[in-house]
């Protein structure tokens, strides 16, 4: 360099759940905590999923409220692209 990840050895990350923190929520962070994970290591670029705070529209005399729609808001531990990368027994 290319496959490729069954067994070895370094070492890594961290599902549910509890607490604290921030947020309008999804959701993120930190601490415990491990179901798992050979990219569960970056990147929201297509699709997919959350969620609606502002906005738009409707309902209401009105103000709240309530509905509907919507991402500019999240998610790479949903699948695809796209970049890097440890080991190297076979």
């Nucleotide at each position: 360099u290319c496959u490729u990840g069954u067994u070895a050895c370094u070492g890594g990350u961290a599902a549910a759940c509890c607490u604290g923190a921030u947020g309008a929520a999804a959701g993120u962070c930190a601490g415990g905590g491990a179901c798992a994970c050979a990219a569960a290591g970056c990147u929201a670029c297509g699709g997919a999923u959350c969620u609606a705070a502002a906005g738009u529209a409707g309902a209401u005399g009105a103000u709240u409220u309530c509905u509907a729609c919507c991402a500019u808001g999240a998610c790479c531990g949903c699948c695809g692209g796209g970049c890097u990368g440890c080991c190297g027994a076979a």
Molecule: c-di-GMP-I riboswitch aptamer
Organism: Clostridiaceae bacterium